A computed fold for a 133-nucleotide RNA, annotated as c-di-AMP riboswitch aptamer (ydaO/yuaA leader). It matches the Rfam family "c-di-AMP riboswitch aptamer (ydaO/yuaA leader)". From the family's description: This family represents a conserved RNA structure found upstream of the ydaO and yuaA genes in Bacillus subtilis and related genes in other bacteria. The sequence was found by an Rfam model in a public genome assembly.
RNA sequence: GCAUGAAAAAGGCCGAAUUUCCAGUGUUGGAAUACGGGGGAUAAUUUUGGGGUGAAUCUUUAUGAUUAUCAUAAAGUAGGGCGCCUCGGCCCAAACCCGUCAACUAACCUCGGAGGCUGAUUAAGGAGGAGAA
Numbered sequence: 001g002c003a004u005g006a007a008a009a010a011g012g013c014c015g016a017a018u019u020u021c022c023a024g025u026g027u028u029g030g031a032a033u034a035c036g037g038g039g040g041a042u043a044a045u046u047u048u049g050g051g052g053u054g055a056a057u058c059u060u061u062a063u064g065a066u067u068a069u070c071a072u073a074a075a076g077u078a079g080g081g082c083g084c085c086u087c088g089g090c091c092c093a094a095a096c097c098c099g100u101c102a103a104c105u106a107a108c109c110u111c112g113g114a115g116g117c118u119g120a121u122u123a124a125g126g127a128g129g130a131g132a133a
């Protein structure tokens, strides 16, 4: 100097889900908080049930079954995310809940404030250039 591997947990990603205080001593409990959701007046709709959170909706093919619906797999897709950002780039396109019931919505009422990944770079200073005034 090169290659490979491990550690570090700084930094980063999805998401509303960050932060503070008190108690406990183990993996907990409580009170707050950035941020986020639901309910809440007329109309309309109401077994072809209906609705909510979320980007996650809609289709096609094949197989199976409790058979016209559901499940699995594949291929697309509304829509969403990331990056070296408009690129012929890389990904996601789920899951759960309410229980016959809810449009919007003022006052008002009420709830959440998780989890999952990645991970060696990150920060600062200086110099120079360009543009605008």
Stems, first nucleotide, its partner, number of pairs: 011118004019032005035112005049101001050098004058076008079092004083087001